Bacterial RNase P class A from a Deltaproteobacteria bacterium, 362 nucleotides, folded computationally. Its Rfam family is "Bacterial RNase P class A". About the family: Ribonuclease P (RNase P) is a ubiquitous endoribonuclease, found in archaea, bacteria and eukarya as well as chloroplasts and mitochondria. It is annotated as a ribozyme. It was read from a public genome assembly, where an Rfam model found it.

RNA sequence: GGAGUUGGAAACGUGGUCGCUCGCCGCGAGGCGGGAGGAAAGUCCGGGCAGCGCAGGGCAGGGUGCUGGCUAACGGCCAGGCGGCGUGAGCCGAUGGAAAGUGCAACAGAAAACACACCGCCGAUGGCCCCUUGGGGCACAGGCAAGGGUGAAAAGGUAGGGUAAGAGCCUACCGCGCCGCUGGUGACAGCGGUGGCAGUGUAAACCCCACCUGCUGCAAGUCCAUGUAGAACCGCAUUCGGGCGGCCCGUCCGGCGGUUGGGUAGGAUGCUAGAGGCGGCUGGUAACAGUCCGUCCCAGAGAAAUGAUCACGAUCCGGGGCUUCCCCGGAGACAGAACCCGGCUUAUUUCCAACUCCGGUU
Numbered sequence: 001g002g003a004g005u006u007g008g009a010a011a012c013g014u015g016g017u018c019g020c021u022c023g024c025c026g027c028g029a030g031g032c033g034g035g036a037g038g039a040a041a042g043u044c045c046g047g048g049c050a051g052c053g054c055a056g057g058g059c060a061g062g063g064u065g066c067u068g069g070c071u072a073a074c075g076g077c078c079a080g081g082c083g084g085c086g087u088g089a090g091c092c093g094a095u096g097g098a099a100a101g102u103g104c105a106a107c108a109g110a111a112a113a114c115a116c117a118c119c120g121c122c123g124a125u126g127g128c129c130c131c132u133u134g135g136g137g138c139a140c141a142g143g144c145a146a147g148g149g150u151g152a153a154a155a156g157g158u159a160g161g162g163u164a165a166g167a168g169c170c171u172a173c174c175g176c177g178c179c180g181c182u183g184g185u186g187a188c189a190g191c192g193g194u195g196g197c198a199g200u201g202u203a204a205a206c207c208c209c210a211c212c213u214g215c216u217g218c219a220a221g222u223c224c225a226u227g228u229a230g231a232a233c234c235g236c237a238u239u240c241g242g243g244c245g246g247c248c249c250g251u252c253c254g255g256c257g258g259u260u261g262g263g264u265a266g267g268a269u270g271c272u273a274g275a276g277g278c279g280g281c282u283g284g285u286a287a288c289a290g291u292c293c294g295u296c297c298c299a300g301a302g303a304a305a306u307g308a309u310c311a312c313g314a315u316c317c318g319g320g321g322c323u324u325c326c327c328c329g330g331a332g333a334c335a336g337a338a339c340c341c342g343g344c345u346u347a348u349u350u351c352c353a354a355c356u357c358c359g360g361u362u
Base pairs, nucleotide, nucleotide: 001358002357003356004355005354006353007352008351009350010349012313013312014311015310016309017308018307020035021034022033023032024031025030037334041345042344044343045342046341047340048339049217050216051215052214056249057248058247059246061213062212063211064210065209066080067079068078069077070076081095082093083092084091085090096208097207101206102205103202104201105200118148119147120144121143122142125141126140127138128137129136130135131134156174157173158172159171160170161169175197176195177194178193179192180191181190182189183188221269222268223267224266231260232259233258234257235256236255240254241253242252243251276296277295278294279293280292281290282289283288315331316330317329318328319327320326321325
């Protein structure tokens, strides 16, 4: 100097003028204080909260899926194990089970689960032919799956021995299963022994196993006021109907369902003091925790306010110069609370720090 990886910060600042809105004070005029994010987005998860005379027991359904920890909880976060990618810093994992069972693997290939052999190898033994002590040939019977080919994957891999030719047939090492010891909370790792060894993959296929799970949702709900028609008709009716996803048991209630027609939809509340923010201390590798200490109240609209403008300065971009710096011009991304909170994912501008690799110089 270049290329990369990881983490963090900010989202212009100060002052004035005008405008909107909420709270407090004031008889009033008015005064004081506050007012859209790191993602407010997506609605993908988890909750708080509210309602439901069962919300209890169970089935079905759904969710998660290595281990340990954090958390109100989670499919989140932290740390670790195993596997994969990368020279590396680091990153990714839909990471339980294929010896419970079922299914699937197009095309190619002999063959994809009864492994029946395309090209091939052997032909010792038996058979046939020629010469004939014996030898040679054929490849019929029979034997093989080691070599080649196909494929993502073909009776574990490599090497040697052995064989007629071969094969875990045997041996060594590796792989796999089982057992034991050591370390670790654990997932696992290391070491040793033993067995020729269940023929590949797939569970983001059905399934099995472990754990979790009531439903609906702020358009949930609560209260007050007003007003009509406390309406008419039809059906079912205790062997029935209803009780906020489905089914069963239990339990509670006595009405339930449909058609036509009429009235109202106004106000208050839920609605912002919290699993709260900021700073410190202690513990912990960390996530995080603490009846520890201090400090603060930081939107509450209701069809939706949170804005406009001026000056100076900061940051970035471009141009120029007398290049410690100065002058001129311009710019400000993604975007907008609606009950609240913890996460994840996506969009986007600028800056800072650490680490890795490559090249050059001293």